RNAcentral holds the sequence, with entries from Rfam and Ribocentre. This is a predicted structure of a 152-nucleotide RNA (FMN riboswitch aptamer (RFN element)) from Bacillus solimangrovi. The source organism's lineage runs through Bacteria, Bacillati, Bacilli, Caryophanales and Bacillus. Rfam family: FMN riboswitch aptamer (RFN element). Rfam's curators write: The RFN element is a highly conserved domain that is found frequently in the 5'-untranslated regions of prokaryotic mRNAs that encode for flavin mononucleotide (FMN) biosynthesis and transport proteins. Its family is annotated with FMN binding in the Gene Ontology.
RNA sequence: AUCUAUCUUCGGGGCAGGGUGAAAAUCCCGACCGGCGGUGAUGAAGCAGAUUUUUUUGUUUCUUAGUCCGUGACCCGACUACGUUAUCGUAGGCGGUGGACCUGGUGAAACUCCGGGACCGACAGUGAAAGUCUGGAUGGGAGAAGAUGGCG
Numbered sequence: 001a002u003c004u005a006u007c008u009u010c011g012g013g014g015c016a017g018g019g020u021g022a023a024a025a026u027c028c029c030g031a032c033c034g035g036c037g038g039u040g041a042u043g044a045a046g047c048a049g050a051u052u053u054u055u056u057u058g059u060u061u062c063u064u065a066g067u068c069c070g071u072g073a074c075c076c077g078a079c080u081a082c083g084u085u086a087u088c089g090u091a092g093g094c095g096g097u098g099g100a101c102c103u104g105g106u107g108a109a110a111c112u113c114c115g116g117g118a119c120c121g122a123c124a125g126u127g128a129a130a131g132u133c134u135g136g137a138u139g140g141g142a143g144a145a146g147a148u149g150g151c152g
Base pairs, nucleotide, nucleotide: 003150004149005148006147007146008145009144010143017029018028019027031132032131033121034120035071036070037069038068043062044061045060046059047058048057049056050055066119067118075096076095077094079092080091081090082089083088101117102116103115104114105113123135124134125133
C1' cells in the first nucleotide's frame, strides 16, 4: 500500500424587494439555491530535467459540471422475515421509474474553461397552484473521513 470484517464520526442549499387579493414566501414581476462518485483542456503547490533571456518538458498532490456518464433521497412492484390476520404494518435486500443546454470564443481536442442567453427541480399539506414554507424527517441516504482486528 491492497483486500476484508466490525465499529465510530460526518453526510443539502434557497423567495430579499414589490403587484393583485378576504387570503399567496404557492399566482405575477423579480430574487435566490445546486447532494454524492467519475470524467475533464481550470487553478495552485512540490519534485526532477532542459534552457538560463525565463520559458519549457516530465511527474506527484490538492482542486474545477445543477443540465455529460453513473448514483442517492421520493414514488411503484413483487419477494423474504416478523407482527397481526378482511388486510394492513414494520424491516431487509432486489427490480422498475427517475428533471434540465444551447450559442460565440480559444484550442489538436471543450455539453466541463471564458463570454452570452436559456432550462430543470419527489411526495403530502395549505385560507390560493410551492425547487425555496410546513410535514414524514431527532428518519433514510449515495458516499466521505477515521479506529481496531484479520488475510497477504